[in-house]
Context: one part of a larger RNA
Molecule: small-subunit ribosomal RNA, central domain
Organism: Dinophyceae sp. MGD
RNA sequence: UUGGGCGUAAAGUGUCUGAAGGUGGUUUUUUAAGUCUCAUGUUAAAGGUUAGAUCUUAACUUUGGCUUGGCAUGAGAUACUCAAAAACUUCGAAUGUGAUAGGGGUAGUAAGAAUUCUCGGUGUAGCAGUGAAAUGCGUAGAGCUCGGGAAGAAUACCAGAAGCGAAAGCGUACUACUGGAUCGCUUUUGACACUGAAAGACGAAAGCUAGGGUAGCGAAUGGGAUUAGAUACCCCAGUAGUCCUAGCCCUAAACGAUGGAAACUGGAUCUUUCUGUGCUCAACUAUUUGAGCUGACAAGAAGGAUCGAAGCUAACGCGUUAAGUUUCCCGCCUGGGAAGUAUGCUCGCAAGAGUGAAACUC
Repeated sequence: UUGGGCGUAAAGUGUCUGAAGGUGGUUUUUUAAGUCUCAUGUUAAAGGUUAGAUCUUAACUUUGGCUUGGCAUGAGAUACUCAAAAACUUCGAAUGUGAUAGGGGUAGUAAGAAUUCUCGGUGUAGCAGUGAAAUGCGUAGAGCUCGGGAAGAAUACCAGAAGCGAAAGCGUACUACUGGAUCGCUUUUGACACUGAAAGACGAAAGCUAGGGUAGCGAAUGGGAUUAGAUACCCCAGUAGUCCUAGCCCUAAACGAUGGAAACUGGAUCUUUCUGUGCUCAACUAUUUGAGCUGACAAGAAGGAUCGAAGCUAACGCGUUAAGUUUCCCGCCUGGGAAGUAUGCUCGCAAGAGUGAAACUC
């Protein structure tokens, strides 16, 4: 290996793109490779099995028959699959067109709170901090308060089980460029699709290299406390870092601990966006267009949530956003430890990352 699994027991690559490969809508015709049927040959003898024979019987010996199957050749069948040709568009996919929502991305410009620092005024003895204190700051005038200035970082309220994005992630406003999505109409192409080993791209935080920047916060570090000690928790300071530009690193409980795509299978409630009905107003025109809706209505589509029929599950729970019922493709698992270690290889400036055992032991 057959088989069984992957939300929580071992197990879904962090995410996407994607050559090969695997898989693949509807109809017709052809071929007959797969597939199916039949025939012939072959598949040594012995052995096995079956019906007998012979030694009185059995064993032994011996005669005839024998399965399913394999292979080869020939003759056929054509539902399905492959192949060849032609066509189709209603449920795949893409495209066109008219709308819509959005913290999607990149770059730039601007803004107001707050914080710290600084200058000046006023003003006097405290401030800060804690469980309590002390270190610290302050008569060289602090803190408080008023006015001017500078800097950096982040954008209160709105804000929402809300939105957008492949994921990581994205939140002040405006401008430019730009990716995707949804809905309506069904214009065009005519299966162009799904998945995807390899490969490529992106990938929080921390960390690294070079150059800037540094308000606040703050590993390390110093000091004060606490304590038996206190390399901590608390306090006062504070470097790297956090920020920007360019380049690396490539890992996370990168989580929905749930791979992607497609089809099918009761409901209820809420919510975001769109379409539609309706109502009001305006415009021009002769039935359309635009704006608004505080309130109302039935329905459809695409998301986001809650609860739950069936079903599933070891249970918890999942339940049309499935962990239900099925199909296709990929990834991964196979007792605990040793161990994500050793070794080799690849990558990296390094840190390290990727790949990844065994002995031994229970």